[in-house]
Molecule: Bacterial RNase P class A
Organism: Candidatus Saccharimonadota bacterium
RNA sequence: GGAGCUUGAAAGGCAAUCGCUUGGAGAAAUCCAAGAGGAAAGUCCGGACAGCAAAGGACAGAGUAGUCGCUAACGGCGACCGCCCGUAAGGGUAGGGAAAGUACCACAGAAACAAUACCGCUGGUUCUACCAGUAAGGGUGAAAUGAGUAAGGUAAGAGCUUACAGCGCCAAGCGGUGACGUUUGGCGGAGGCAAACCCUACUUGCUGCAAGGAGUGCUAUCAAACCUUGGUCCGAGGAUGCACGAUUACCGCGCGAACGUUUAGGUAACUAAGCGUCUAGAUAGAUGAUUGCCGGUGUCUUUGACAUUACAAAAUCCGGCUUAAAGAGAGCUCAAAAA
Numbered sequence: 001g002g003a004g005c006u007u008g009a010a011a012g013g014c015a016a017u018c019g020c021u022u023g024g025a026g027a028a029a030u031c032c033a034a035g036a037g038g039a040a041a042g043u044c045c046g047g048a049c050a051g052c053a054a055a056g057g058a059c060a061g062a063g064u065a066g067u068c069g070c071u072a073a074c075g076g077c078g079a080c081c082g083c084c085c086g087u088a089a090g091g092g093u094a095g096g097g098a099a100a101g102u103a104c105c106a107c108a109g110a111a112a113c114a115a116u117a118c119c120g121c122u123g124g125u126u127c128u129a130c131c132a133g134u135a136a137g138g139g140u141g142a143a144a145u146g147a148g149u150a151a152g153g154u155a156a157g158a159g160c161u162u163a164c165a166g167c168g169c170c171a172a173g174c175g176g177u178g179a180c181g182u183u184u185g186g187c188g189g190a191g192g193c194a195a196a197c198c199c200u201a202c203u204u205g206c207u208g209c210a211a212g213g214a215g216u217g218c219u220a221u222c223a224a225a226c227c228u229u230g231g232u233c234c235g236a237g238g239a240u241g242c243a244c245g246a247u248u249a250c251c252g253c254g255c256g257a258a259c260g261u262u263u264a265g266g267u268a269a270c271u272a273a274g275c276g277u278c279u280a281g282a283u284a285g286a287u288g289a290u291u292g293c294c295g296g297u298g299u300c301u302u303u304g305a306c307a308u309u310a311c312a313a314a315a316u317c318c319g320g321c322u323u324a325a326a327g328a329g330a331g332c333u334c335a336a337a338a339a
Stems, first nucleotide, its partner, number of pairs: 002334006012294007020035006037311001041322002044320005049208004056234004061204005066080005081095001082093004096199002101197002104192002113146001118138002120134006148164005167188009212251002215244004226238003258277008295309006
């Protein structure tokens, strides 16, 4: 240098001028402070928070599916096991159950799973054919009766029988927390499919910040109707009337499973402790524009000039997943050549 695999970080910087949003100070003019992301995105999953009985029972429905851990929780993450792909570095995996039952398996083929003989092989007969036997061989197909080799056996054949090898199931021993691995013994041969119904185990109430916060007083009723739990039933709760008040406002709304750093524990995900920091909160939506200098990248006529500098922008918050994305870096693998 070639062909690949994995992975962390960063997301231009400074200054001037003119503006914008929020907060604070001020009588005012004005001044001071703070002001997007790694994905703020998709809204896919989980939680916090809020209301309905601080949520209850039954059914239906929905979801998840190797093991052990992590976590507030998860369908996420870590480590490991089995299987598959790759020479390798590595990558993928809805990965429980098919001897509970049902359905399905295109085309081709005789036959797609308990019923079968198209060709071939063997025997027989009334012999261009038919009958019987045969799943060793051929053909069809994604898949064909489903255990390979050898010997025996037979009319011809066949796990039909036996030996060895292999597969599956069961039991025991050993290793492992476990998935599982391994050894020995016994038994067995009727395919696939559960991201088809279904069965098993576990989880699951609904609605989302347009949640919700504001109602108070009086009166009627005591659960028939109506309303609430956004599938059904049960159960539970309730002025729905009158008077006053309130809402284009304000609160919720950012101190939080927060961020940075150090130490300790753990293979890791992650956890604990110490120290430090306060860091957007708009409501049609601020976070911008211009200029100069310094960067990154590319090209060229290389003390420089020109071009270019991605994806994209909060809207209750947090943890994940997925998708978008220009460029530079690090580690590792394979093969060949040269020194």